RNA sequence: GCCUUAUCCAGAGUGGCGGAGGGCCCGGCCCGGCGAAGCCACAGCAACCGGUCCCGAGGGACGCUGGUGCUAAUUCCGACGCGGCGCUCGCAAGAGCCUGCGGAAGAUAAGGU
Numbered sequence: 001g002c003c004u005u006a007u008c009c010a011g012a013g014u015g016g017c018g019g020a021g022g023g024c025c026c027g028g029c030c031c032g033g034c035g036a037a038g039c040c041a042c043a044g045c046a047a048c049c050g051g052u053c054c055c056g057a058g059g060g061a062c063g064c065u066g067g068u069g070c071u072a073a074u075u076c077c078g079a080c081g082c083g084g085c086g087c088u089c090g091c092a093a094g095a096g097c098c099u100g101c102g103g104a105a106g107a108u109a110a111g112g113u
Base pairs, nucleotide, nucleotide: 001113002112003111004110005109006108007107008106013042014041015040016039017038021031022030023029026078027077028076043071044070045069048067049066050064051062052061053060054059055058075105080102081101082100083099084098086097087096088095089094
């Protein structure tokens, strides 16, 4: 890098270095010299894997000197498909908005290659 499976409307930030970008891409909308990215320290959240324990075959509890992850906005929203009262525009075909479900993509974990 690729494949498979699971999860993604909850939760959790301060300081130092740094010095203009960041939120994957595109569109939107945001965040940012009242200091972005990145790095470091400490703190925290969560509970995927590991561990321990309980009930019994599948669950549950505990945050554990273990391995990751995460700490603006639902994965920030949309983007593709199907549907739904409704609203707006349009002579009409239709388009846009709102909304439900599904998918794609992405992220993280665990396993595989």